[in-house]
RNA sequence: UUUUGAAAACGGCAAAUCUGGCGAAAGCCAGAGACGCAAAGCCACGGGUCCUCGCUUCCUACGCGACCCUUGUUGCCACGAAGGACCGCAAGACCGCCGGGCUGCCGAG
Repeated sequence: UUUUGAAAACGGCAAAUCUGGCGAAAGCCAGAGACGCAAAGCCACGGGUCCUCGCUUCCUACGCGACCCUUGUUGCCACGAAGGACCGCAAGACCGCCGGGCUGCCGAG
């Protein structure tokens, strides 16, 4: 330097869950915790998965929200409200989903 392994040794990381915080959310940070991991170290480069405070599109109306004890008041609504769908765009997340790039301890060849 390269290939390979985790039997040994020094160690390392930390799933789910709980508590606190940030975020619209996915998720992230800290503490506790330990499912597991030979890169479960780092990077969003490729694929994939996830989210939606936004935009676009579609569905739809004896409509919708708030106050109020009431045969009421008020705001929005076919110039599409409230709610739903999630194709697309945009923005974001996941490296413990896979591939790739960079770095690394010990052993064996």

Predicted 3D model of a 109-nucleotide RNA (c-di-GMP-I riboswitch aptamer) from a Gammaproteobacteria bacterium. Lineage of the source: Bacteria > Pseudomonadati > Pseudomonadota > Gammaproteobacteria. Rfam family: c-di-GMP-I riboswitch aptamer. About the family: GEMM was predicted in a large-scale screen for bacterial structured RNA regulatory elements. The model forms 94% of the base pairs in the Rfam consensus. It was read from a public genome assembly, where an Rfam model found it. The coordinates come from a structure-prediction model, not an experiment, and the mean pLDDT is 79.